[in-house]
RNA sequence: GACGAACCACCGCCUAAUCACCGACAGGUGAACCGGGGACCCGAGCAGUUGGGGUGAAGCCGCUUCGUGCGGCCGGGCGCGCUUCCCGCCCGAACCCGUCAGCUAACCCGGUCGGCGGCGAGGGAAGAAAGG
Numbered sequence: 001g002a003c004g005a006a007c008c009a010c011c012g013c014c015u016a017a018u019c020a021c022c023g024a025c026a027g028g029u030g031a032a033c034c035g036g037g038g039a040c041c042c043g044a045g046c047a048g049u050u051g052g053g054g055u056g057a058a059g060c061c062g063c064u065u066c067g068u069g070c071g072g073c074c075g076g077g078c079g080c081g082c083u084u085c086c087c088g089c090c091c092g093a094a095c096c097c098g099u100c101a102g103c104u105a106a107c108c109c110g111g112u113c114g115g116c117g118g119c120g121a122g123g124g125a126a127g128a129a130a131g132g
Base pairs, nucleotide, nucleotide: 010118011117012116013115014114018031019030020029021028022027032112033111034110035109036108037107042102051100052097053096054095055094059073060072061071062070063069074092075091076090077089078088082127083126084125085124086123087122
């Protein structure tokens, strides 16, 4: 001097998954955000074990050399305040309930994980708001 790795701090990304307070700790409380159950009315009303249902963007269809590979439609994400549009780059998993649940006021019950990136970033157009 170069390359690589680890830790800390800081700044960002996906996600509801953050913040504050109390506590020696364990843990607890609250706010905020998120999810589930649960009337009238409405919907459903038969049949189904190939049951049915939930969280999530993570679905449907066609082809296939069967590699889950290719393609279409559709859904989701992309950083330094927000929205819309165009182009570009990515993702389309996983898990749970347990024969049971439509919507649903009151009411009831839960969650606050985990995974990544960082010296250039994802570029352009329009608009609004706020502040100075």